This is a predicted structure of a 485-nucleotide part of an RNA (small-subunit ribosomal RNA, 5' domain) from Streptomyces sp. The prediction has a mean pLDDT of 86.

[in-house]
Context: one part of a larger RNA
RNA sequence: GGACGAACGCUGGCGGCGUGCUUAACACAUGCAAGUCGAACGAUGAACCACUUCGGUGGGGAUUAGUGGCGAACGGGUGAGUAACACGUGGGCAAUCUGCCCCUCACUUCGGGACAAGCCCUGGAAACGGGGUCUAAUACCGGAUGAUACCUCCACUCGCAUGGGUGGAGGUUGGGAUGAGCCCGCGGCCUAUCAGCUAGUUGGUGAGGUAACGGCUCACCAAGGCGACGACGGGUAGCCGGCCUGAGAGGGCGACCGGCCACACUGGGACUGAGACACGGCCCAGACUCCUACGGGAGGCAGCAGUGGGGAAUAUUGCACAAUGGGCGCAAGCCUGAUGCAGCGACGCCGCGUGAGGGAUGACGGCCUUCGGGUUGUAAACCUCUUUCAGCAGGGAAGAAGCGCAAGUGACGGUACCUGCAGAAGAAGCGCCGGCUAACUACGUGCCAGCAGCCGCGGUAAUACGUAGGGCGCGAGCGUUGUCC
Numbered sequence: 001g002g003a004c005g006a007a008c009g010c011u012g013g014c015g016g017c018g019u020g021c022u023u024a025a026c027a028c029a030u031g032c033a034a035g036u037c038g039a040a041c042g043a044u045g046a047a048c049c050a051c052u053u054c055g056g057u058g059g060g061g062a063u064u065a066g067u068g069g070c071g072a073a074c075g076g077g078u079g080a081g082u083a084a085c086a087c088g089u090g091g092g093c094a095a096u097c098u099g100c101c102c103c104u105c106a107c108u109u110c111g112g113g114a115c116a117a118g119c120c121c122u123g124g125a126a127a128c129g130g131g132g133u134c135u136a137a138u139a140c141c142g143g144a145u146g147a148u149a150c151c152u153c154c155a156c157u158c159g160c161a162u163g164g165g166u167g168g169a170g171g172u173u174g175g176g177a178u179g180a181g182c183c184c185g186c187g188g189c190c191u192a193u194c195a196g197c198u199a200g201u202u203g204g205u206g207a208g209g210u211a212a213c214g215g216c217u218c219a220c221c222a223a224g225g226c227g228a229c230g231a232c233g234g235g236u237a238g239c240c241g242g243c244c245u246g247a248g249a250g251g252g253c254g255a256c257c258g259g260c261c262a263c264a265c266u267g268g269g270a271c272u273g274a275g276a277c278a279c280g281g282c283c284c285a286g287a288c289u290c291c292u293a294c295g296g297g298a299g300g301c302a303g304c305a306g307u308g309g310g311g312a313a314u315a316u317u318g319c320a321c322a323a324u325g326g327g328c329g330c331a332a333g334c335c336u337g338a339u340g341c342a343g344c345g346a347c348g349c350c351g352c353g354u355g356a357g358g359g360a361u362g363a364c365g366g367c368c369u370u371c372g373g374g375u376u377g378u379a380a381a382c383c384u385c386u387u388u389c390a391g392c393a394g395g396g397a398a399g400a401a402g403c404g405c406a407a408g409u410g411a412c413g414g415u416a417c418c419u420g421c422a423g424a425a426g427a428a429g430c431g432c433c434g435g436c437u438a439a440c441u442a443c444g445u446g447c448c449a450g451c452a453g454c455c456g457c458g459g460u461a462a463u464a465c466g467u468a469g470g471g472c473g474c475g476a477g478c479g480u481u482g483u484c485c
Stems, first nucleotide, its partner, number of pairs: 001485004006481005013352006019345002021310001026308003030305003035070003040067002043064001048059004077263003087187007096180002101176003109143004118133006149172010189235003196226003201223008238260004242253004265286005288299004316342001318341003324338001325336004355385004365376004389426001391421005399412001402409002429474005434455003440469005450457002
């Protein structure tokens, strides 16, 4: 000098765009953050219409608890753990899976038995149940038909092996795209005041398991495997694209945005599913909090707001689904604290303003003075103008593609923007002035009070302390502190 997710002191007019718990992965009141489909199904049946013997009946279908389907594994948060194939990069899978989507093949057959909801009985303070009985389906179970395509087995043949090709039997669409899983080469921290480490350990055979290879798991066998090219241990740490700095080489960092990973009160476990060992699912254990009729129950903000606490320090319990995107749905649409916006903070960057021109051999006042004067200083007054921004008034968007028969449909927002009005009117501070380093005098003080980044100033003439006048630097900021280059 540059930089910052900054903080602190003094000061503070406006706008745009960004950005805002770096500390306690501390504890959380309250609300919201994942639903949707009646064009899968039984049931419920409101308006309204018709009839009516006035009891109701028929049509109609709003509404929805339940069964069922899809979603809930995305999106959002955090960085605790992790020195590891976690990440980056380049490869491999002849060792693999992939819902929805696209292409393609075949088919649309016949039956069966239940369980919710409902009804009846009943337990419990509650959470939540128990028994009986009835019922539907795109729920569940079974059968028939069924392809040269795919899978498994057998035979032949080819290949270094796992395997490839051809034919026969049993069971089943196949391919793509996307996403994921596994394996390998290389790369990126400190420490030797850590030198030896290792029993599923290293390999083999066989088996189990998985979508899949594998010591992944198990039985048996062998005795191996790693290590100064740093094993093992300890410390620290999410990794990268990137960001900061630097002429570069390099050094430091990994906040915002994007990719990957890991985690979801702590530890463990599996279930469902195409996908989880699952933030707002389940079970067990633990700590903590809450309810209780003491028998027993409920909970998990590292989602968005918000509260307490910690801290030098970090925001609203806001609006809207109008747009973009996502889930469900034929659709209308519903849901969406993703997102779009608004609010707060000079936290940062950028832009603008606080007026412009004229105006004295130079007012008043202040300060200095050799008492002549010098300086503040064209500065003010005064004259002539202008009106950005802020203020008031009138007009007023684009963003709308879409959806809807149509009418219509914008959170931001009466915002941006345009026009008009009034009046210089409402808007300047902060640090420094001994040298480094740009800017000097007076007074006060008298090694006191104080200053200070280094050198150093102050003990009676202090350009170094305090105040004033003047000056220098930057300017809605200016300084200080911290950290990195």